RNA sequence: GGUUUCGUAGUGUAGUGGUAAGCACCUCAGACUUUGAAUCUGAAAACCGGAGUUCGAAUCUCCGCGAAACCA
Repeated sequence: GGUUUCGUAGUGUAGUGGUAAGCACCUCAGACUUUGAAUCUGAAAACCGGAGUUCGAAUCUCCGCGAAACCA
């Protein structure tokens, strides 16, 4: 330098155009307990940036940024 794949809460992931972006861990609050752990309930927290297509984009297209693998 080229090709391919990928980028979603603090972490790991689901989501192949349509009602509120879901789950687990973590964090916080409450219940329980003499206290703590465990358990239960609840809350906060995210679509890499930009443009385009579309009535509607996390999803499709293009550019950029970043990561991995392969080739040179």
The prediction has a mean pLDDT of 80. Predicted 3D model of a 72-nucleotide RNA (transfer RNA) from Picocystis salinarum. RNAcentral holds the sequence, with entries from ENA. Its Rfam family is "tRNA". About the family: Transfer RNA (tRNA) molecules are approximately 80 nucleotides in length. Its family is annotated with triplet codon-amino acid adaptor activity in the Gene Ontology.